[in-house]
Notes:
This is a predicted complex of two RNAs, RNase P RNA and transfer RNA, with 456 nucleotides together. Rfam match: Bacterial RNase P class A. About the family: Ribonuclease P (RNase P) is a ubiquitous endoribonuclease, found in archaea, bacteria and eukarya as well as chloroplasts and mitochondria. Rfam classes the family as a ribozyme.
RNA sequence: CCAGUCGGCUGGACGGCCGCGGGGCGCGCAAGUGUCUCGAGGAAAGUCCGGGCUCCACGCGGAUACGGCGGCGGGCAACACCCGCCGAAAGUGAUUUCAGGGAUAGCGCCACAGAGAAUAGCACCCGCCUCGCUCGCAGAGCUUCGGCAGGAAGGUAAGGGUGAAACGGUGGUGUAAGAGACCACCGCGCCAACCGUAAGGAAGGCGGCACGGCAAGCCCCGCCGGGAGCAAGACCGAAUAGGAGCACGCGUCGCGCAAGCGUCAGGCCCGUCCGCGGGUUGUGCUCGGGUUGGUCGCGAGAACCAUGCGGCGACGUAUGGUCCAGAGGAAUGGUCGUCACCGCGCAAGCGGUACAGAACCCGGCUUAUAGGCCGACUGGCAUU
RNA sequence: UGGGGUGUCGCCAAGCGGUAAGGCAGCGGUUUUUGGUACCGCCAUUCCUAGGUUCGAAUCCUAGCACCCCAG
Repeated sequence: CCAGUCGGCUGGACGGCCGCGGGGCGCGCAAGUGUCUCGAGGAAAGUCCGGGCUCCACGCGGAUACGGCGGCGGGCAACACCCGCCGAAAGUGAUUUCAGGGAUAGCGCCACAGAGAAUAGCACCCGCCUCGCUCGCAGAGCUUCGGCAGGAAGGUAAGGGUGAAACGGUGGUGUAAGAGACCACCGCGCCAACCGUAAGGAAGGCGGCACGGCAAGCCCCGCCGGGAGCAAGACCGAAUAGGAGCACGCGUCGCGCAAGCGUCAGGCCCGUCCGCGGGUUGUGCUCGGGUUGGUCGCGAGAACCAUGCGGCGACGUAUGGUCCAGAGGAAUGGUCGUCACCGCGCAAGCGGUACAGAACCCGGCUUAUAGGCCGACUGGCAUU
Repeated sequence: UGGGGUGUCGCCAAGCGGUAAGGCAGCGGUUUUUGGUACCGCCAUUCCUAGGUUCGAAUCCUAGCACCCCAG
């Protein structure tokens, strides 16, 4: 210098003016007004996990069903998160990925092709070898005697072929041809000194080749899980709605034994064009529930910052400091100037500044994100 | 806020591990003087997108995108 891997930070800055939402203080009877202060994010998003909080259910323990998790150790309030390590795979490497328990618990599936696809140890693919076969069903042996050809009999599974996958590989011995039939090495399986908290690693020994793949098919094993969610829930509480109790009263007419119902008059309330229309009712007092609505829940917290200590690390802890949005679903903005960056333009200048936007809160994960900056490391080339 | 579902050709759709049926529409041809009808043929290769499991994925799993429905 080129190419790359991993981690972290930032994501316009400053000032003026005009506005918006919350809170404090002052003035004002009030309506308002003045002033001070605070006011989006790393993802506020998806709502995929884990909790806090609240209500409901619940004697205790176990089992079943359903759902989730799944190498080991640690961290954390907890987790499907994080850290360290182990194993497997990919890469020259830095590094990355893993749904990483069990296929000797059982069931199921493995299309097409292929002789054969999971109890192969079977054989009518092409083959190799033997033959006491050359006959009968159907025509048939030829020969230079060395063999050649055929076969429906027997052996074999080494070679070719099929397939994603064919029941160890290479070399040798052996054999009619062959074969873990036997031998050496490699692979595989079992045991295992020793090391490690563990997952696991492993000197060495034994076996003598079986035990294919799929559990993101059913399933088995181990562990975890009661349900709902801030529209949870708590409090206050209008009326011409409606319930109960007590005291007093009980005008007219009708029905009725009564309770009561209807009716007229009167009272009260609502509307009104002031003519009236509508509703309700015996009067007063008291109590409980509860709709619209209001208040709380609602932000001092598993909080943030700095430093020290412990730990490889995630993280823990001590001391000091800070207060940092909160509502109606609605606020958190606009504009001007200077600067930064990007684009266009010869220039003056013009345009733009990613993704996105809280709603009970917190810890994670995932997804979106223009551009810029920093650190650690790997490979290559060149020079010294 | 919570819950459920769908995505396959231009349209309607079947298919749920073995390589994508069918109908309508469209295109070409035959029949007809011509049009229609009828008949024959053609028409998916990124099954919403991206990864993964598997020999093999539209189908199974994970994440995302779009749309629809339900409850208060």